Notes:
This is a predicted structure of a 480-nucleotide part of an RNA (small-subunit ribosomal RNA, 3' major domain) from an uncultured delta proteobacterium.
Context: one part of a larger RNA
C1' cells in the first nucleotide's frame, strides 16, 4: 500500500422487507450428468456451464463408429514425362465411391507438310497439399463476469530515508470522483454525464397511404370513380426541457422540497456505450497462428449406422389440474415484419391436414392475414367432469432422391397422471409484473427455444435491524 474480520461509522442495489405471478410434485418438450453401446463426436462447470456454442443432426450437416475405396490427392502454387485439344455419348462389376475396358471428336498461333506452341483434360515425378489431430497454461482477435459499480491513474509541486503519501481526505451534495464549500496542493487524462438512435407534443416541406371531412357521380357492397391534401399517417427537417420561472429551505454555495406554465419536469421513458484491471475465465471445433504430433494416414471419397440410446438424477421450459373456467355460434379492434427457386387472393373439392385453380403483387398499392385475449347469446354445474390432455390403435396429408431406425400436420378412437405441490428456490417497482396472441430469422420440411410486435393491464414498497452484492472512510491482523 493492499486483502481480510461472525470491527466501527456512512450509502446503494428487486438485497430483504411489502406485494404480484412462478419453480420445486404431474405429463410432455428440451439441455446436461451418469450409464449403455460398434459409435452413441467435440467443446461450456458455482454465480458467469446446463432451451449454451446448434438463428434448423432423416441423407447431407458430421467432425463420431462399422464396412468398402483413394494415394500429387476434394483444394493452392510450380516442376518432370507421355498422350490427348476441349467435349460429348455409352459399357461390365459395385450400395455408392471407385475399378476396368470403348466409341465419337476437332477449334487457336507458327508452318507447304511433317512437326512446335499457348491453352484445357488425362497419366507421372518431386517439391508440397491436407488434418474440426494436441496444447486457451506459449498466443492475436472475439466473448463473458465482477459492474453501467464510481472508480483508476498521471505530469508539476510538497511530505517521507524509504516502500509510499498528499492531490482522490473533510462538511454539504448527486444516480455519478455529480457539483459547491474548504484543504500543500495546482492542474490534467482514462472513466460520469452530454453529442448518437428510438419514443412522447407542435410546426414547416410533401401527398398514387388515409378522408364524404365539404362537393359531384356510381354500386348487392367497398375511397369504387371524379375531385381535395382538411384530418389520420407516412418520413425528412425545425422547434421544445434549461432547476429557465416563482415560493420555500440551504452557507449568500451545489443543492433539495413545493408551486405554475407545458404533450413531457428535474437523467421524461428506452437503446447504443462497459475505465485501470480481475479471474493463467471461455473459444487453437468460426477465423489467424508459434510449438509438437500424422504423412498409402491422424489426410480424402462413399454408402450404412450413430449424434434421437435409457434404470436413474438435475436445470431450462410448455401444458395442466378448472366455473375470473371448458364447448358451441355470432361479432370487433393491433403493431412489427416477410414475400418472385417467393407470398399466393377469389372460386371449386375434402370433416380436416390439404388439393385444384390461377387474379394481383419486386410491394404506404397484391398477398402472407384469421389478431387473440375481449363483447353478446347459449349449454355444462363441481364430477378426475364436456376439467386436463399423455400414451396407443387406425386411416390420411405435405416437403424431401428418402420420412424404418429418426419428420411436422389432420381426421376417427383411445383417454393416462395431474385436485395448486415437502425442505428450499426464481422473476418483476409501471405500461413493468401477469395474461393474450401476431410475425422473423434459421429454414426443402420441422420451434413449447430464440429474436422481436402490439392488445388487455395490476399489487406493493413502513423501512433498511437483518441475508446478498457493491462504494466511501476508519480501526484491528500472526495474511500478501
Nucleotide at each position: 500500500u493492499g486483502a481480510c474480520g461472525g470491527g466501527g461509522g456512512c450509502c446503494c442495489g428487486c438485497a430483504c422487507a411489502a406485494g404480484c405471478g412462478g419453480u420445486g410434485g404431474a405429463g410432455c418438450a428440451u439441455g446436461u450428468g451418469g450409464u449403455u453401446c460398434a459409435a452413441u463426436u467435440c467443446g461450456a462447470a458455482g454465480c458467469a456451464a446446463c432451451g449454451c456454442g446448434a438463428a434448423g443432426a432423416a441423407c447431407c450437416u458430421u467432425a463420431c463408429c462399422u464396412g468398402g475405396g483413394c494415394u500429387u490427392g476434394a483444394c493452392a502454387u510450380g516442376u518432370u514425362u507421355g498422350a490427348g485439344a476441349a467435349c460429348u455419348c455409352a459399357c461390365u462389376c459395385g450400395a455408392a465411391a471407385g475399378a476396368g475396358a470403348g466409341a465419337g471428336g476437332u477449334g487457336c498461333c507458327c508452318g507447304c507438310a511433317a512437326g512446335g506452341g499457348a491453352g484445357c483434360u488425362c497419366u507421372u515425378u518431386c517439391a508440397c497439399a491436407g488434418g474440426u489431430g494436441c496444447u486457451g497454461c506459449a498466443u492475436g482477435g472475439c466473448u463473458g463476469u465482477c459492474g453501467u459499480c464510481a472508480g483508476c491513474u498521471c505530469g508539476u509541486g510538497u511530505c517521507g530515508u524509504g516502500a509510499g503519501g498528499u492531490g482522490u481526505u473533510g462538511g454539504g451534495u448527486u444516480a455519478a470522483g455529480u457539483c459547491c464549500c474548504g484543504c500543500a496542493a495546482c492542474g490534467a487524462g482514462c472513466g460520469c454525464a452530454a453529442c448518437c438512435c428510438c419514443u412522447a407534443u407542435g410546426g414547416u416541406u410533401a401527398g398514387u397511404u388515409g378522408c364524404c371531412a365539404g362537393c359531384g357521380g356510381a354500386u348487392c357492397a367497398a375511397g369504387c370513380c371524379g375531385g381535395g391534401c382538411a384530418c389520420u399517417c407516412u418520413a425528412a427537417u425545425c422547434a421544445g426541457a434549461c432547476u429557465g420561472c416563482c415560493g420555500g429551505u440551504g452557507u449568500u454555495a451545489a443543492g433539495c422540497c413545493g408551486g405554475a406554465g407545458g404533450a413531457a419536469g428535474g437523467u421524461g421513458g428506452g437503446g447504443a456505450c462497459g475505465a485501470c484491471g480481475u479471474c493463467a475465465a471461455g473459444u487453437c471445433c468460426u477465423c489467424a497462428u508459434g510449438g509438437c504430433c500424422c504423412u498409402u494416414a491422424u489426410g480424402c471419397c462413399c454408402a450404412g449406422g450413430g449424434c434421437u440410446a435409457c434404470u436413474c438424477a438435475c436445470g431450462u421450459g410448455c401444458u395442466a389440474c378448472a366455473a375470473u373456467g371448458g364447448u358451441c355460434g355470432g361479432u370487433a379492434c393491433a403493431g412489427a415484419g416477410g414475400g418472385c427457386c417467393g407470398c399466393u387472393a377469389a372460386c371449386c373439392c375434402g370433416c380436416g391436414a390439404g388439393g385444384g385453380g390461377g387474379a394481383g403483387c419486386a410491394a404506404a398499392u397484391c398477398c402472407c392475414a384469421a389478431a387473440a385475449a375481449g363483447c353478446c347469446g347459449a349449454c355444462c354445474u363441481c364430477a378426475g367432469u364436456u376439467c386436463g390432455g399423455a400414451u396407443u390403435g387406425g386411416a390420411g396429408u405435405c416437403u424431401g432422391c428418402a420420412a424404418u431406425u429418426c419428420g411436422a400436420c389432420u381426421c376417427c378412437a383411445u383417454g393416462a397422471a395431474g385436485g395448486c405441490g415437502g425442505a428450499a428456490u426464481c422473476g418483476c417497482u409501471a405500461g413493468u409484473a401477469a395474461u393474450c396472441g401476431c410475425g422473423g430469422a434459421u429454414c426443402a420440411g420441422c420451434a413449447u427455444g430464440c429474436c422481436g410486435c402490439g392488445g388487455u393491464g395490476a399489487a406493493u414498497a413502513c423501512g433498511u435491524u437483518c441475508c446478498c452484492g457493491g462504494g466511501c472512510c476508519u480501526u484491528g491482523u500472526a495474511c500478501a
RNAcentral holds the full RNA, with entries from SILVA. Rfam family: Bacterial small subunit ribosomal RNA. Gene Ontology terms of the family: ribosome and structural constituent of ribosome.